[in-house]
This is a predicted structure of a 123-nucleotide RNA (Glycine riboswitch aptamer) from Litorilinea aerophila. Taxonomically the source falls in Litorilinea (Bacteria, Chloroflexota, Caldilineae, Caldilineales). RNAcentral holds the sequence, with entries from Rfam. The prediction has a mean pLDDT of 80.

Order: sequence, then structure tokens, then C1' cells
RNA sequence: UUGAAGAACACGAGAGAGCGCCUCCCAAAAGCCACCGGCCUGGGAGGCCGCCGAAGGUGCAAGCGCCAUUCGCCACCCGAGGGAUGGCGUGACUCUCUCAGGCAAAAGGAUCGUGUUCGGACG
Repeated sequence: UUGAAGAACACGAGAGAGCGCCUCCCAAAAGCCACCGGCCUGGGAGGCCGCCGAAGGUGCAAGCGCCAUUCGCCACCCGAGGGAUGGCGUGACUCUCUCAGGCAAAAGGAUCGUGUUCGGACG
């Protein structure tokens, strides 16, 4: 089941953080200046800091599983199911780290909504 979870596609919504600084190269020759040079503008390469977390990725609490050690004295019996300590594994997030990525617009973007398709019982 008049179709759950999950997946793909389409459309829509979708945050945060410097249009940072420096050097060099190329282009333009419009504009400006204290003019034979410089400033400004566009692109590229390299370097230096600052910052963001919602592509992706890292880390993990309780719990659960396993292992080790151990669990007072006197007499006897039963009991190691249980407790304690330590170790290993598993283990979530919009948490964490900031590796990657990002910090004007564009693009991207976790997640959510709607629709179609697959799927076939959970949420």
C1' cells in the first nucleotide's frame, strides 16, 4: 500500500566571512598630477596576514560488544548471572577541527518545499 524509509532528476527557497595588503608582468593611452615620470583602470603570476562553515572530510559522549584483573576474615554449601578497575572495538549532531572549500556579483551551498521516476515497509 490512495505507497513508508531510501535514491535520482527538475523547479523554488537557502546563511556566514577582507571587492584585504605587497611585488612583478601584460594591456589600454580615456582621465588626473606637483609631468619626460607617476597615479588610476582591467587581466595574470607570486607572496603575506585576517576571517567563515552549510560541498566533502576529521574527531567523539552515553550506550552496546569483547578481553584482562579482581571482588574481606572464620566453618560449610551454593553462586561469577552481578560489581569494580583497566584496555580494545563500535558509536550522533546544524557539535568540533578548519584539511579541503569559501570571504562583491556569478557559481557553489547543508537543509527544506513541490513534482516525476525507481523502490516496496517503515517512520